[in-house]
A computed fold for a 99-nucleotide RNA from an Alphaproteobacteria bacterium, annotated as Glycine riboswitch aptamer.
RNA sequence: CUGACGCCUGCGGGAGAGUUCGGGCGCGCGGGUUGCGCGUCCGGCGCCGAAGGAGCAACCGCCCCGGAAUCUCUCAGGCACCCGGACCGCAGGCGGAGG
Repeated sequence: CUGACGCCUGCGGGAGAGUUCGGGCGCGCGGGUUGCGCGUCCGGCGCCGAAGGAGCAACCGCCCCGGAAUCUCUCAGGCACCCGGACCGCAGGCGGAGG
C1' cells in the first nucleotide's frame, strides 16, 4: 500500500396473516327509541412468521465438547394504514487475517 471478514451508522428495497366476533369507555355523525364510523382497553375464536426466543439438525471446528439455518415451534411479536421487519444492495467509520 492492498485487503477477505466482522461490527456500527446513513440511504434504498423488504413478505405473510381477521381493518373478525362480543363487551366497557371516549369522540363525531344521524336521531323519537334504536343505529353508524373512528380510537382505546378487556375477552373469545381463527390465522402469520422475517424483531426477539426456543427445538432438531445438514454442516463446520481448536473435536468425548462447542458453533450452527431462511427448517420446526409459536412463549413473545404480528394480522387495514403507519411503525416494526430477517435478509439484500450502496456509501461512510472502526477493527482486521492474509498478500

Notes
The prediction has a mean pLDDT of 79. It was read from a public genome assembly, where an Rfam model found it.